[in-house]
RNA sequence: UACGUGCUCCGGGGUCGGUGUAAGUCCGAACCGGCGGUUAUAGUCCGCGACCCGCGCGCCAGUGGGUUCCAAGUGAUUGGGAUUCGGUGGCAGACGGUUGAACCGGUGGAAUUCCGGUACCGACAGUUAAAGUCUGGAUGGGAGAAGCACGUA
Repeated sequence: UACGUGCUCCGGGGUCGGUGUAAGUCCGAACCGGCGGUUAUAGUCCGCGACCCGCGCGCCAGUGGGUUCCAAGUGAUUGGGAUUCGGUGGCAGACGGUUGAACCGGUGGAAUUCCGGUACCGACAGUUAAAGUCUGGAUGGGAGAAGCACGUA
């Protein structure tokens, strides 16, 4: 220095005015930009993550059947254990799907990333009225980032 294992910690920003019974949701004007990559710094390039959907493995719970063992009983049978198969519900979820938006000019060896100009985009649920900015799921999850220990080269 690289890789592997384990642990710890971090890991999303943003509003005013007008109208109105009522809007941080409409109208006007503002404001915000996760992570990795890149000949050079990115909301718009290439990928990833968050929301949502699907399916298989797995785990848990209830339940039904088969096999087998033990105990009780003269017996039919009853009770208990193990194992296996099916169906139901739940949890979790590798994986798959889905998931928005940029151009022109300049500089340069190199920039859809810098500079100048003009644009555009933003999950779901809720709401006295339609939400990127409010509230909620979320003290959650998470791409990933940093550190520590051990091991290997």
Model confidence (mean pLDDT): 80 of 100. The RNA shown here (FMN riboswitch aptamer (RFN element)) has 153 nucleotides and comes from Paenarthrobacter nitroguajacolicus. The organism belongs to Paenarthrobacter, within Bacteria. It matches the Rfam family "FMN riboswitch aptamer (RFN element)". Its family is annotated with FMN binding in the Gene Ontology.